[in-house]
RNA sequence: ACUCGAAAAAGGCAAAUCUUCCGAAAGGUUGAGACGCAAAGGCACCGGCCUACCUCCAGUCUUGGAUAAGGCAGCGGGCCUACCGAG
Numbered sequence: 001a002c003u004c005g006a007a008a009a010a011g012g013c014a015a016a017u018c019u020u021c022c023g024a025a026a027g028g029u030u031g032a033g034a035c036g037c038a039a040a041g042g043c044a045c046c047g048g049c050c051u052a053c054c055u056c057c058a059g060u061c062u063u064g065g066a067u068a069a070g071g072c073a074g075c076g077g078g079c080c081u082a083c084c085g086a087g
Base pairs, nucleotide, nucleotide: 002087003086004085005084012037013036017032018031021028022027035074041080042079043078045077046076047075048072049071050070055066056065057064058063
């Protein structure tokens, strides 16, 4: 430097749910909590998925549809960075 994660050690992260705050929502955040994770660390570049305030279309009295400029990195790929160990 590359490949790998069988055994080991030091540790790390934290799903659902409850909770605080932000947000139109999706979602994020704080604390509790552990389903899991060897990149479950970072980045929306590609695909995918979620939401639809605004906008547009239809309808016409508050309804339906379209839309990402909003999100998800714990959906996959890609890029960047990293602990321990083995080869």